[in-house]
Formats: sequence, structure tokens, C1' cells
RNA sequence: CGAGUAAACAAGACGGUUGCGGGAAGAAAACCGCAAGGUUCUUCUCGAGGAAAGUCCGAGCUCCGCAGGGCAGGGUGCUGGGUAACACCCAGUAAGGGUGACCUUAAGGAAAGUGCCACAGAAAAUAUACCGCCCGGAGGCAACUUCGGGUAAGGAUGCAACGGUGCGGUAAGAGCGCACCAGGGAUCGGGAGACCGGUUCGCUAGGUAAACCCCACCCGGAGCAAAACCAAAUAGGGGGAGGACGAAGUUGCCCGCUGACUCCCCGGGUUAGGUUGCUUGAGAUGACAGGCAACUGGCAUCCAAGAUAGAUGACCGUUGCUUCUGUGGGUUUAUUACGACCCCGGAAGAACAGAACUCGGCUUAUUAGUUUGCUCGGAUC
RNA sequence: GUGGGUGUAGCUCAGCUGGUUAGAGCGCCAGGUUGUGGCCCUGGAGGCCGUGGGUUCGAGUCCCAUCACUCACC
Repeated sequence: CGAGUAAACAAGACGGUUGCGGGAAGAAAACCGCAAGGUUCUUCUCGAGGAAAGUCCGAGCUCCGCAGGGCAGGGUGCUGGGUAACACCCAGUAAGGGUGACCUUAAGGAAAGUGCCACAGAAAAUAUACCGCCCGGAGGCAACUUCGGGUAAGGAUGCAACGGUGCGGUAAGAGCGCACCAGGGAUCGGGAGACCGGUUCGCUAGGUAAACCCCACCCGGAGCAAAACCAAAUAGGGGGAGGACGAAGUUGCCCGCUGACUCCCCGGGUUAGGUUGCUUGAGAUGACAGGCAACUGGCAUCCAAGAUAGAUGACCGUUGCUUCUGUGGGUUUAUUACGACCCCGGAAGAACAGAACUCGGCUUAUUAGUUUGCUCGGAUC
Repeated sequence: GUGGGUGUAGCUCAGCUGGUUAGAGCGCCAGGUUGUGGCCCUGGAGGCCGUGGGUUCGAGUCCCAUCACUCACC
């Protein structure tokens, strides 16, 4: 210098004018509304994000005859830890990818059972035999043909062929015997564990669970339109169906428990009513301590949007960043020149997107970059 | 907020439990028939199965993520 890899940071800054929403204090009369309540003016103060998004997980909170049992259903799935919890995070193990830094993983079980494995092939899982090899009988002068048996080494098929390679052995062969390799069982050692290493036994068992299934653990349901209060309105109107032989009870079924209403149609009333919930919270920042880390602990300081058809906008000035540009000025090398850097002038650019009960994550979208650690390659000293 | 569905040729749809080469109708193109056009007959073209990744020997089909459209309920 080039290429890459991992992580962190920022999402311009300051000031002014004018709007919009919330809060606090104050002011005065008036207006709107049946009322609860709201409107106006002045001053001060606060006012979007790293994803506010998708709504994919997990919780808080609230309510439902406290959520009891069984079945069904759903979720998670290497190990250990973190956490309020998780499908998230951290640290490790194994496998795979990369020269490497490093990255990825839906990584329980196929030796519980069932299913499937097209075509090809003898055979796709209780093994089997097309060609071949070998032995024996018969026929034939012979080549060879045929019958019975042995074999799975070789050929042929396939994604995959009942361990692989070699030597011995044999009529030909075969873990039949041996050496090495792969896997499995038993056992010993290490580790908290996933797992790793050794010894030994010829034990050799196909793949698929993102097919059914089995195993372990977890799951009651609904959601701020939850829910509570206040105000206003009103007639609990008419018809039908079911119901103590059990309605309904938060959504599949049964039991248990409570025990009288429930559903549909028609016709009306009432306010796009108000307040609470609503932002002090698993909160933010700082340094310290524990821990490899995720994270945790106590201490100090701080309070930071809360709308309800939905505010957070627009404009101007100065300036920072990046890119381009100039008969501009300067520095550097060795005078010039080119280049590089600095100053000055001019022009352009800055994404994705926006709270709606609140948090913790994940995923997706996205700009011009900056910084740091590390890796590989090249050049020079 | 919650729960579903769909995406395959220009258009409307099939494609069952993964299997070899993804089909049908309309439309399009060419030829025939006709004096000409239509109807009709014959033949043909046209597909990265919304996008990306994974499982599997093999994916339109199974799984995950994502994009777009759409329905239902309060």
C1' cells in the first nucleotide's frame, strides 16, 4: 500500500425567528357543554429512534367462579452459566467452511416401533445372486453345454450395497486369521459437563425424525379497544331457540368446582363524552468491587415525549464532516515540474425511517464515514 | 391488537403422501379451410414456481427468514 476479519462510535454543533403538543406558576373576564370537563393569554420548562418498524419470541401490568387433574395440542432440544423470563446473551464441546484472522450450525434419539428410499439394479434392509469364480455329476474328440452345490473377492446399478486397504489362508472365498484405519460395546483415567485420551473385545449395526413417533423440560386464557371511576341516555321493548334430564363460567374434549341464565333476529337510546390506567422504571449516567465473559452488587448524581385522528414542523445565520473544483497562496524533496499535505475561494452531498400501556431480545431497512485489535499478500528500509 | 389465506405461462387456475420431462382453459404465433374475416382443424412458442437460505440422493411440495397482496373478528 492492497485485500480481508472482528468490535466500538456517530446519526452534525451553536444561535435566532415563528408554529405545534405536554407540564408548572400566574392572570383576568368571557365563551363551549345538560354535566363531568374543556377553551383563552403571559412566563418558565420538556418534546422521537438505533432501529420508534416487522409483531417473530419472552415478561411486567390488568381482568376472567385462583388457573385443580387427565387427554389432545403447541413450544424448546450439545454442555455449563447469565437473566424477571426467553426461541435471547456469554463461555466452552463437537462437526463443517476459510491459507489465515475468523465464521456457521433446527448438533436429543435411527440399538423402542411404524413408514419411505423414484429410475436403475440380483438385492434398498428378515438380505440376495445377473455375469463371474470354484467343486462334483452327465453329455461332447475338443471348445463348450447342462444339472446340483459352495462363494460374495471381481464386474455391472445407484445418492447410498450389510465395515475399508493390504497380507495370509482357501477348491474358490469370507473378520476365517493378522496389521493399520473407521465405527460400536465394555473398562480405566481426565473434566463440573458436553466431551477428550488410553486399554481391551472381531462386535460391524445403511440413510431419513425440517416423515409419523419416542424421550426430557416448559405452556390456563384474553389483551390498555385489558381494567376502574364519573357524567349523560334509557324501556331492559318485540319475536324465536336452548336450559336444574344442568345455561354459562376466555376459545378442543372429559372429570372436578361454582350454579341460572345464554344465543340469534327485529326495533330503539346514547356521547367519535370525560378522568384514571400513562409513564419513577427489571430507569439513565459515573466511578468502584466480584466474574474469562454475559452479568451482578452496593454507592453517588439525575428525572428524560405522553398525543387520542394523533404534537415533535418550517425558515435564516455561523460553523464542523465528505467529495469535486481553481492560471490562488504556502510547505516538503534536489532548482524546475508532477504528486502529497496545509490555508483561502467556489459548488454539491448527508440515509433508513417516526413514539401510541411499558420493558428485555431477535429479525429486517439504512448513509457518508471514523477509530481500534488482528490476519493474509506485495514493496521498501 | 389477534387469527387465517394467497403468490405457478400474458390472464384464470390444477399440480394428492417430495420422484425423473410442471400441466389445463382462454389469449399469442404459424399453417390449413374460405372469395375475405370469424367459427373450425393441425402444429408451435412462452415458466429461475414472489425473494433468500437450509433439510434431502432429489424441493413447486418440507423447514426458517423476508417481501407483496388479501380476508375475518372486537